[in-house]
RNA sequence: GCGCCCGUAGCUCAAUUGGAUAGAGUAUUUGACUACGAAUCAAAAGGUUAGAGGUUCGAGUCCUCUCGGGCGCGCCA
Numbered sequence: 001g002c003g004c005c006c007g008u009a010g011c012u013c014a015a016u017u018g019g020a021u022a023g024a025g026u027a028u029u030u031g032a033c034u035a036c037g038a039a040u041c042a043a044a045a046g047g048u049u050a051g052a053g054g055u056u057c058g059a060g061u062c063c064u065c066u067c068g069g070g071c072g073c074g075c076c077a
Base pairs, nucleotide, nucleotide: 001073002072003071004070005069006068007067010026011025012024013023019057028044029043030042031041032040050066051065052064053063054062
């Protein structure tokens, strides 16, 4: 350099194959419970879906470019 795959909450992953308000577990915070903790229960907070543009009535999902990560191939003495 070329090709393929991936990027969603702090972390690990969903999202019915384009449908309206993006969820779950865990972690965090608060409360309940307890003699105190752990565990358990309840609630809250946490997202420019990597970035930009496009298609569409409608995009996390489709297309193009850029960025980052992984794998394979190639080039250079």
The RNA shown here (transfer RNA) has 77 nucleotides and comes from Domibacillus aminovorans. It was read from a public genome assembly. Rfam family: tRNA. Its family is annotated with triplet codon-amino acid adaptor activity in the Gene Ontology. It is annotated as a transfer RNA.